RNA sequence: UAGUUAAAAAGCCAAACCUGUUGUGAAGCAGGGGCGGAAAGUUUCAGGUCUUAGGUUUUUUGUAAGAUGGCUGGGCUGCAUUA
Numbered sequence: 001u002a003g004u005u006a007a008a009a010a011g012c013c014a015a016a017c018c019u020g021u022u023g024u025g026a027a028g029c030a031g032g033g034g035c036g037g038a039a040a041g042u043u044u045c046a047g048g049u050c051u052u053a054g055g056u057u058u059u060u061u062g063u064a065a066g067a068u069g070g071c072u073g074g075g076c077u078g079c080a081u082u083a
Stems, first nucleotide, its partner, number of pairs: 005080001012037002017032006035070001041076003045073003048068006
């Protein structure tokens, strides 16, 4: 410097659910809790899914604004080990 994750070490995060709280909502935040994760760190750049609003309406599709980073890909960044 680039990559790997067989073994090991130090650790890290925290699903569902419960309580409180914010939001019209998807969902977020805090505490508990641990399903799991080598980026389950970060970022809406692209797509997917979901929510709301009004439009159109034969079906329903597309538009706008949001949510989801633990839906997929991409960007940026980090620890250990091997070579």

Record summary:
c-di-GMP-I riboswitch aptamer from Methylophaga sp., 83 nucleotides, folded computationally. The coordinates come from a structure-prediction model, not an experiment, and the mean pLDDT is 79. Taxonomically the source falls in Methylophaga (Bacteria, Pseudomonadati, Pseudomonadota, Thiotrichales). It was read from a public genome assembly, where an Rfam model found it.